[in-house]
Context: one part of a larger RNA
RNA sequence: UUGGGCGUAAAGCGCGCGUAGGCGGCCGGUUAAGUCCUGUGUGAAAGACCACGGCUCAACCGUGGGGGUGCACGGGAAGCUGGCCGGCUUGAGUGCAGGAGAGGGGAGCGGAAUUCCCGGUGUAGCGGUGGAAUGCGUAGAGAUCGGGAGGAACACCAGUGGCGAAGGCGGCUCUCUGGCCUGUAACUGACGCUGAGGCGCGAAAGCGUGGGGAGCGAACAGGAUUAGAUACCCUGGUAGUCCACGCCGUAAACGAUGAGUGCUAGGUGUUGGGGGCAUCAGGCCCUCUGUGCCGAAGGAAGCCCAAUAAGCACUCCGCCUGGGGAGUACGGCCGCAAGGCUGAAACUC
Numbered sequence: 001u002u003g004g005g006c007g008u009a010a011a012g013c014g015c016g017c018g019u020a021g022g023c024g025g026c027c028g029g030u031u032a033a034g035u036c037c038u039g040u041g042u043g044a045a046a047g048a049c050c051a052c053g054g055c056u057c058a059a060c061c062g063u064g065g066g067g068g069u070g071c072a073c074g075g076g077a078a079g080c081u082g083g084c085c086g087g088c089u090u091g092a093g094u095g096c097a098g099g100a101g102a103g104g105g106g107a108g109c110g111g112a113a114u115u116c117c118c119g120g121u122g123u124a125g126c127g128g129u130g131g132a133a134u135g136c137g138u139a140g141a142g143a144u145c146g147g148g149a150g151g152a153a154c155a156c157c158a159g160u161g162g163c164g165a166a167g168g169c170g171g172c173u174c175u176c177u178g179g180c181c182u183g184u185a186a187c188u189g190a191c192g193c194u195g196a197g198g199c200g201c202g203a204a205a206g207c208g209u210g211g212g213g214a215g216c217g218a219a220c221a222g223g224a225u226u227a228g229a230u231a232c233c234c235u236g237g238u239a240g241u242c243c244a245c246g247c248c249g250u251a252a253a254c255g256a257u258g259a260g261u262g263c264u265a266g267g268u269g270u271u272g273g274g275g276g277c278a279u280c281a282g283g284c285c286c287u288c289u290g291u292g293c294c295g296a297a298g299g300a301a302g303c304c305c306a307a308u309a310a311g312c313a314c315u316c317c318g319c320c321u322g323g324g325g326a327g328u329a330c331g332g333c334c335g336c337a338a339g340g341c342u343g344a345a346a347c348u349c
Stems, first nucleotide, its partner, number of pairs: 003321004007303002012317001014201004021194003025088007033081002035077008049065006091191001092188003095184005103177007110154001115149007125136002162169002206247006215241002220236004258316006266294005272288006298305002322349003331342004
């Protein structure tokens, strides 16, 4: 390479938008590029294959025969692919009528709690632990009541509940805004799927400038523990955590499972819609969408998966190819830096 693979053995890009490309619904017509049939020419000789022959055999050599993927040109076929033309509505989209939601941005507001400050009451402890100590407190702490300041997060509701492509999103109100579901079948008429490059989004930590700083808390300091204790426990505590703007671009970015479409027993719970029945009482049935559990066929090395597939198929992309060396070196690109992306080899088992 071919092949075989990618939930856990090596392997799905963190996620989206989308360029080129690849692939693409139903009917009719046309074309004849692909495809198929046929003819002509070519496909040198030597070699290879078959037959016969010449050196005593063989190697070697001679003669004859057959074959030759393919290429070019001519003629023909029209089922499939492609091109062109016309039509269709089921794919896709739009309209209309409803619906749910922590989806995103901005502004404002609220209560509980922690801390701090002021004042009142009040007196000897508080705090902390396995036990202690450091620490705080007679300059009046802790407790308790009243007042004030400030920052951050939103108890209950809360739910294998909801929304989002992923990261992620949770007090309330207003405002701007994206997507989704159901019903209808009025409109467009294949407008679709995927997506190398590219562009954007992207937890936490980290970085830059300016703000903010209650609680928590890397670093750091002290107290303990211990043989030691640069830890686990305790008392403090700076960056940070928060906001604005700009970077970074990583993760066990996980369902360790790429996206799309169709098909393949059931049962049960639940979210949001729609329809039907009803002795309309919180009831029953059907259906769409999402989200769980169990399970048939089937799959699978096992575990398990099983209409939310890891089943049966097709399309497109990404990726793997023994372990270490190594996600390292070098080069390139990106970054303020930290570093990121791309990504070897020697050597060794």
Predicted 3D model of a 349-nucleotide part of an RNA (small-subunit ribosomal RNA, central domain) from an uncultured bacterium. Its Rfam family is "Bacterial small subunit ribosomal RNA". The RNAcentral record of the full RNA draws on ENA, Greengenes and SILVA.